[in-house]
Molecule: small-subunit ribosomal RNA
Organism: uncultured bacterium
RNA sequence: GAGUUUGAUCAUGGCUCAGAACGAACGCUGGCGGCGCGUCUUAAGCAUGCAAGUCGAACGGUAAGGGAGAGCUUGCUCUCCCCUAGAGUGGCGGACUGGUGAGUAACGCGUGGGUGACCUGCCCUGAAGAUGGGGAUAGCUAGUAGAAAUAUUAGAUAAUACCGAAUGUGCUCAUUUACAUAAAGGUAAAUGAGGAAAGGAGCUACGGUUCCGCUUCAGGAUGGGCCCGCGUCCCAUUAGCUAGUUGGUGAGGUAAAGGCCCACCAAGGCAACGAUGGGUAUCCGGCCUGAGAGGGUGAACGGACACAUUGGGACUGAGAUACGGCCCAAACUCCUACGGGAGGCAGCAGCUAAGAAUCUUCCGCAAUGGACGAAAGUCUGACGGAGCGACGCCGUGUGAAUGAAGAAGGCCGAAAGGUUGUAAAAUUCUUUUGCAGAUGAAGAAUAAGAAGAAGAGGGAAUGCUUCUUUGAUGACGGUAGUCAUGCGAAUAAGCCCCGGCUAAUUACGUGCCAGCAGCCGCGGUAACACGUAAGGGGCGAGCGUUGUUCGGAAUUAUUGGGCGUAAAGGGUAUGUAGGCGGUUAGGUAAGCCUGGUGUGAAAUCUACGAGCUCAACUCGUAAACUGCAUUGGGUACUGCUUGACUUGAAUCACGGAGGGGAAACCGGAAUUCCAAGUGUAGGGGUGGAAUCUGUAGAUAUUUGGAAGAACACCGGUGGCGAAGGCGGGUUUCUGGCCGAUGAUUGACGCUGAUAUACGAAGGUGCGGGGAGCGAACGGGAUUAGAUACCCCGGUAGUCCUGGCCGUAAACGAUGAAUGCUAGGUGUAGGAGGUAUCGACCCCUCCUGUGCUGGAGUUAACGCAAUAAGCAUUCCGCCUGGGGAGUACGGCCGCAAGGCUGAAACUCAAAGGAAUUGACGGGGGCCCGCACAAGCGGUGGAGUAUGUGGUUUAAUUCGACGCAACGCGAAGAACCUUACCAGGGCUUGACAUUGAGUGAAAGAGCUGGAGACAGCUCCCUCCCUUCGGGGACACGAAAACAGGUGGUGCAUGGCUGUCGUCAGCUCGUGUCGUGAGAUGUUGGGUUAAGUCCCGCAACGAGCGCAACCCCUGUCCUUUGUUGCCAGCGCGUAAUGGCGGGAACUCAAAGGAGACUGCCGCGGAGAACGCGGAGGAAGGCGGGGAUGACGUCAAGUCAUCAUGCCCCUUAUGUCCUGGGCUACACACGUACUACAAUGGGAUGGACAGAGGGAAGCGAAGGCGCGAGCCGGAGCGGACCCCACAAACCGUCCCCCAGUUCGGAUUGCAGGCUGCAACCCGCCUGCAUGAAGUCGGAAUCGCUAGUAAUCGCAGGUCAGCAUACUGCGGUGAAUACGUUCCCGGGCCUUGUACACACCGCCCGUC
Repeated sequence: GAGUUUGAUCAUGGCUCAGAACGAACGCUGGCGGCGCGUCUUAAGCAUGCAAGUCGAACGGUAAGGGAGAGCUUGCUCUCCCCUAGAGUGGCGGACUGGUGAGUAACGCGUGGGUGACCUGCCCUGAAGAUGGGGAUAGCUAGUAGAAAUAUUAGAUAAUACCGAAUGUGCUCAUUUACAUAAAGGUAAAUGAGGAAAGGAGCUACGGUUCCGCUUCAGGAUGGGCCCGCGUCCCAUUAGCUAGUUGGUGAGGUAAAGGCCCACCAAGGCAACGAUGGGUAUCCGGCCUGAGAGGGUGAACGGACACAUUGGGACUGAGAUACGGCCCAAACUCCUACGGGAGGCAGCAGCUAAGAAUCUUCCGCAAUGGACGAAAGUCUGACGGAGCGACGCCGUGUGAAUGAAGAAGGCCGAAAGGUUGUAAAAUUCUUUUGCAGAUGAAGAAUAAGAAGAAGAGGGAAUGCUUCUUUGAUGACGGUAGUCAUGCGAAUAAGCCCCGGCUAAUUACGUGCCAGCAGCCGCGGUAACACGUAAGGGGCGAGCGUUGUUCGGAAUUAUUGGGCGUAAAGGGUAUGUAGGCGGUUAGGUAAGCCUGGUGUGAAAUCUACGAGCUCAACUCGUAAACUGCAUUGGGUACUGCUUGACUUGAAUCACGGAGGGGAAACCGGAAUUCCAAGUGUAGGGGUGGAAUCUGUAGAUAUUUGGAAGAACACCGGUGGCGAAGGCGGGUUUCUGGCCGAUGAUUGACGCUGAUAUACGAAGGUGCGGGGAGCGAACGGGAUUAGAUACCCCGGUAGUCCUGGCCGUAAACGAUGAAUGCUAGGUGUAGGAGGUAUCGACCCCUCCUGUGCUGGAGUUAACGCAAUAAGCAUUCCGCCUGGGGAGUACGGCCGCAAGGCUGAAACUCAAAGGAAUUGACGGGGGCCCGCACAAGCGGUGGAGUAUGUGGUUUAAUUCGACGCAACGCGAAGAACCUUACCAGGGCUUGACAUUGAGUGAAAGAGCUGGAGACAGCUCCCUCCCUUCGGGGACACGAAAACAGGUGGUGCAUGGCUGUCGUCAGCUCGUGUCGUGAGAUGUUGGGUUAAGUCCCGCAACGAGCGCAACCCCUGUCCUUUGUUGCCAGCGCGUAAUGGCGGGAACUCAAAGGAGACUGCCGCGGAGAACGCGGAGGAAGGCGGGGAUGACGUCAAGUCAUCAUGCCCCUUAUGUCCUGGGCUACACACGUACUACAAUGGGAUGGACAGAGGGAAGCGAAGGCGCGAGCCGGAGCGGACCCCACAAACCGUCCCCCAGUUCGGAUUGCAGGCUGCAACCCGCCUGCAUGAAGUCGGAAUCGCUAGUAAUCGCAGGUCAGCAUACUGCGGUGAAUACGUUCCCGGGCCUUGUACACACCGCCCGUC
């Protein structure tokens, strides 16, 4: 810096990622070289080999080997020489080097000091010395015991082994004296006492001399011992620890101080600045990370410490309490003759086990270093090298140039192309690397030795010092390097990723499966997230993953955070330690500043330079090591100290207010109870009731009495108190506060861990008290239940006394103190001023308590002199949510419980403020046949129809709250048809393409259920430039057709619904950190976001309205098939005819209505109310018209369409069946139940439609359906076609009827290939249920409901359905409380899939 809480926003806050690093491990892959690194686990166990020896110039001597000789018992002994060095005595070294990190929280380590309290082999320097003796012992020889390890006896022997004696420069000890020092074991002198030694080699003139050793002392160097200051992890849920403990005296011990040890004496010592205890851990230079401060770490390299199977112990020695020494104990392993013995890889290799995991039983002492030696030299798993491992860092290669037909192949594709891609191929080069060959280093210095020169000493020689020349030696390794050498692009590329963070995308497969995932999250049939491929991105001999650390994380905040509401102020005060502290002067110099000195090892880091071809790596120089110590200087500030001051603080004097506290006493109202009177049937209680109480007299009312508790009015964001809290009155005692003026003290102050006191309600223990109220409990209700809410009772308790508990949303969710920073306005207490005789009013100041508000601040809300502003001091507290204020431990409590207070595990959030919506049995305003007021229905009956269910071979499919259910379907006998059974076909019933043949068709016969098959008859289309072309059919083949198969949750289109509801938005501006707001809110008004006014808004768009159609009035035009007033003709009669153009009517075009006019109201507005005129009046009535959007609403079966699926079948053809089934349930209708009716008969009046495969008249036949018939009409002409309700007359007389018509029988009619399943109609007969319909529920506000018929579409036929048409023609609306739906404003919200939400508990 980013991702992630939300619909979106800001802030808080956690989780996660991008970076760097690693002794790493794992997966895939792997050319070379250089430099490094390599058991982090089990301080587990170890086979085998090696890792510490050396010196014959210390010693006795030659064990083994070689050579020569001698003796003889011919396989033994002896002598000499050479090479040597086994064993032993002795010296030095085995205390170094190398390994590991178990222990250790410590003077262990780091750093700086001290040692007047000490040691130091080998080395260096200086001084002095080394005289003279002695006795042993190993080896060896001979025995003994034993399996062995080993032990033991006897005998002989040497030394630089051991022991006396002498000497004593030094030295040590004791005593005394002097000097120095802050002090002490320092220095000097005197006296006394004490104690040394070893030889070997060379040369020799044998006198000595040189070298190496030996002894004593002093000094140095080096290495150590001990002591001290400071620093050095976590836990306080470890708070007290300590008897050698702390100190003293004396003695011991040590190289040395010291309770180090001991005896005695005293009672101390440590600890909140964290003792003691527990856990963990070697420490450091450094290393990793980080801007730094920090955080983490302690592999390799270097310093220190500790350890060596575990525990203990000492010896030797200069040095050890000793890795490859000893002793003891323990465990383990091995040998054994069972009696006993041996061993210690945390050395180098190596093995076993463990583990995710860590190498060769290599070469060499050539170099560096070490031990011994006079030296040669020997030893050296230290070390130098090689090997194995991509474990890390660094370097290098896997080729270079040209090369477009942009090849082939792959992948994608709207099929043109794109991409892989100059990539390849091809051509021309090069040879780092590789193979072969040749050559071939540096690392080696010089030692011994030889030759020469010079120097010091010495008589000389040997020897010593310096220089020159010469002079052997290489593990690595025939390695690195080199080459006019040869060969040949030859020998050499992978890994991860591609949804966002995060660079890089497509296809296929899969289908919440398989899988991915660091976080958010992907996957349920179109996955850029899984798997594969192609392409792309990143890094590259590596790449990813996992683990760990730091960073990002200001997410423990010193640098650099917070605490009103996000986590977080202790309930309040007093006060201890501690922290901080007013003005001024002097001193001091601890802090502070500055200079010098010492140290801060080297390596590392940094800068510069140098060497390997570069780099890594290595080397040099500088700087740095921010630290510690010491010593000069400075004195502003802080500290310490001395003195002074008054403003902080306190005291005294005067005045003031107050429910501040404690105790005693007193008062009235109310309540309940008791007694009595009056009085009678209820009272009480509730939403409504009941339990309860009352005729044994309640309630009510009157009088008297008793008891306890609480104190109306005043009373007030008024008072007091630290908080909790405090309220009738009087008295006593008592704390604090405020004001004004003067005086006194002189910083006496602030805060405050632990501690102490107080601390509502409730609880607890004791004794009282107990009226009312009232947990628990009982009863009555409510309820599905009701362990609740409501009611009737009622015990603890509430009250008092004196104890305990110690918690609250103990809140202003705001710690205490001090100072500073605009105002305004209330209120309580006090004071002053002005004026006045006085009191008010007014002004000013202080203290308290409120409101409002600016700057500032805040995430916002808000706070704002009573700060959440600006600063200082001190205390408390926080660090994601849950687990959990839980568990365990401790402390307190009589108990209840309180205080302190985790972890495992789990989630990616939890939470704050504000925004927009949605929602609320929140509020306000308003609307709608929403309710109400009415009328008529549904729900009951029968039938029709649709659906569910059931059934079935199939009962095809879809539609499911409103918004599915007389819906798709404006009409299933076949067809339709998609379903079922059976029978057939396979380029197909249908389309396109090219080639061939032929007209196609039609009629008949046979078989079959038919599809179909076979046979016969009939015959040969159109155009033509004669080449051919077109349409149609046939058989074969191939591409393909076909699918009412799936997905309406992949889609288009269309549709429903909210809803004809009044809303939905935008631009610019303004406000807000932002989401957003404003506009669109407000006051009116409207059917309406309709209009007016106002307003940080001003405008605009989609909706509303209007424009369109029908209807209502009038006018104009045109009059046939329509019309007929006047004129005429004619008829029984009729616009029948001549005529007419008036009327009706038919269309075409206009007019008309706009609150235009008047009055009133309203804001001189919009608009509303009333009126006039008018056919119509305030939108005249009706229709079409449906904003942004919602419901993953409906439809893949209208159509279109992606993807998937079927392809002799899920396609297609045919026959028959089914969609019409039937215990049942629901929806929608029709007909009724009758007299406002039914029947019979006569009579009247529509509108809108339809008609040629049609409507079909007159006339005739039939009871009728209908039949015969065929005029007229493609229609203002003819037909369907008589409209019905209605009106007149007659009958019926309240009944299952002259209501009702279901059901059934018989006989017919019509359509149609065909009415069995399964059509409609007619006649006769039959005559079911039903007497107005439970809960519930629907429609309708006027030409509406209700009622009456007519027509049309579909259609061969079939209508109670649907769509239209007219006839007759009501009732009611007080009103908006309620139900339902909707609009606007506001409020709450833990909802946003939005209350059909979210979410809690029980089972």